[in-house]
This is a predicted structure of a 479-nucleotide part of an RNA (small-subunit ribosomal RNA, 3' major domain) from an uncultured bacterium. The coordinates come from a structure-prediction model, not an experiment, and the mean pLDDT is 85. RNAcentral holds the full RNA, with entries from ENA and SILVA.
Context: one part of a larger RNA
RNA sequence: UGACGGGGGCCCGCACAAGCGGUGGAGCAUGUGGUUUAAUUCGAAGCAACGCGAAGAACCUUACCAGGUCUUGACAUCCCUCUUGAUACUACAGAGAUGUAGUAGCUUCUUCGGAAGGGGAGGAGACAGGUGGUGCAUGGCUGUCGUCAGCUCGUGUCGUGAGAUGUUGGGUUAAGUCCCGCAACGAGCGCAACCCCUAUGAUUAGUUGCCAGCGAGUAAAGUCGGGCACUCUAAUGAGACUGCCGGUGACAAACCGGAGGAAGGCGGGGAUGACGUCAAGUCAUCAUGCCCCUUAUGACCUGGGCUACACACGUGCUACAAUGGGCGGUACAGAGCGCAGCAAGCUCGCGAGAGCAAGCAAAUCGCAUAAAACCGUUCUCAGUUCAGAUCGGAGUCUGCAACCCGACUCCGUGAAGUUGGAAUCGCUAGUAAUCUCGGGUCAGCAUACCGAGGUGAAUACGUUCCCGGGCCUUGUACA
Numbered sequence: 001u002g003a004c005g006g007g008g009g010c011c012c013g014c015a016c017a018a019g020c021g022g023u024g025g026a027g028c029a030u031g032u033g034g035u036u037u038a039a040u041u042c043g044a045a046g047c048a049a050c051g052c053g054a055a056g057a058a059c060c061u062u063a064c065c066a067g068g069u070c071u072u073g074a075c076a077u078c079c080c081u082c083u084u085g086a087u088a089c090u091a092c093a094g095a096g097a098u099g100u101a102g103u104a105g106c107u108u109c110u111u112c113g114g115a116a117g118g119g120g121a122g123g124a125g126a127c128a129g130g131u132g133g134u135g136c137a138u139g140g141c142u143g144u145c146g147u148c149a150g151c152u153c154g155u156g157u158c159g160u161g162a163g164a165u166g167u168u169g170g171g172u173u174a175a176g177u178c179c180c181g182c183a184a185c186g187a188g189c190g191c192a193a194c195c196c197c198u199a200u201g202a203u204u205a206g207u208u209g210c211c212a213g214c215g216a217g218u219a220a221a222g223u224c225g226g227g228c229a230c231u232c233u234a235a236u237g238a239g240a241c242u243g244c245c246g247g248u249g250a251c252a253a254a255c256c257g258g259a260g261g262a263a264g265g266c267g268g269g270g271a272u273g274a275c276g277u278c279a280a281g282u283c284a285u286c287a288u289g290c291c292c293c294u295u296a297u298g299a300c301c302u303g304g305g306c307u308a309c310a311c312a313c314g315u316g317c318u319a320c321a322a323u324g325g326g327c328g329g330u331a332c333a334g335a336g337c338g339c340a341g342c343a344a345g346c347u348c349g350c351g352a353g354a355g356c357a358a359g360c361a362a363a364u365c366g367c368a369u370a371a372a373a374c375c376g377u378u379c380u381c382a383g384u385u386c387a388g389a390u391c392g393g394a395g396u397c398u399g400c401a402a403c404c405c406g407a408c409u410c411c412g413u414g415a416a417g418u419u420g421g422a423a424u425c426g427c428u429a430g431u432a433a434u435c436u437c438g439g440g441u442c443a444g445c446a447u448a449c450c451g452a453g454g455u456g457a458a459u460a461c462g463u464u465c466c467c468g469g470g471c472c473u474u475g476u477a478c479a
Base pairs, nucleotide, nucleotide: 001479002478003476004475005474007473008472009471010470011469012468013467015463016462019427020426021425022424023423026318027317028316029315030314031313032312033311034309035308042053043052064304065303066302067301068300069299070298073127077126078125079123080122081121082120083119084118087104088103089102090101091100092099093098107116108115109114129293130292132291133290134289138287139286140282141281142280143278145276150189151188152187153186154185155184156165157164158163169180170179171178195270196269197268198267200238202236203235204234205233206232209228210227211226214225215224216223241264244258245257246256247255248254320420324379325378326377327376328375329374336367337366338365341360342359345356346355347354348353386417391412392411393410394409395408396407397406433455434454435453436452437451438450439449
């Protein structure tokens, strides 16, 4: 100087407390451990691994296994020989990779010898190749403490020196934020602001958006003429700054209350992550040193596996019902996506869906009926008209192909489950809870992930305690 203390002081955080809803019990989905296996590819490991890499394993992917094959190689550059437009296709053998045979096709220049460029076959080696090892050799990227308020430097001063001071102290703040004081005076990286979205007006603009007034029109409808007032769209600019008033305070910084205002004291949300810590993670995104393999640890193919299943754990979904289930009626979003696409409408089918097919590269057309809610009716507390696992049968769709191993539909079947031990998690407001909708990935496959809106709470006395963190101080046989 740090680190640590079941030392002290001050202060924060859904840290506790006050509340609301969960997990832990059930079934299923998914990840992991274990076990099994020819293989169940590899990585991730307290918080900070475990719906994680994977924004989507039937083949492919694929790295794993079995079998069948290749050896200058699936891919790159260089050399030699032969051949040939490129390219497309057929037959046979084979599981295919591949092998054999054949057909169509005929580039540019030319002194007709050939040459150029591209393709193919064969050969020689230099080399290719490696998701092989090392993340404790590395770059880059990332997690974490933590959006915590800290981390440092120059000069000066003090100390023999390591170092200290500044950065401590009194107030204050979300903040090393600001004020005052002070052997310090300044400065840098952080904080804040500058950026984006959102909450309110204004100006400009008016189609594909809108419809107040006028006319037309309909079963109904901005449907038509017309208009740009309103909504909206999207560009510019305004607005909030403790600016104003009162009080407290040290006449300061600031805090408390009030006015006006759409908004008030950081308005709400996002992006933004200091010096560093964990030899944290990643050699399997990529790059890369060294080591290793080179008729194999490289490459191709078929099939299998990554989907196994006495079990254990994590994360979720669906429930256990009446604030509910069923049936009928009726209303209200936002944000997205669409041409190898979204598909209206009509017909067929109980349905998943099929056939035909308008429109739309989209403020125009479509996906697309939002659902919970509301109204009426039924069920009447039961393992039920709750719940839907599992299983039998019949189908639909995608795709060469749904057996291993897809999703969905219909009929039948109708398991556990009556609110969950010890323990444990999230959340302070348009939040929790609840309800649907969309997107990426994607041929197909979503209870996951990323977004969007609808309905919409309870509670916070407080800081004694648990956990994590900041500052000062103290002790130390620790570095």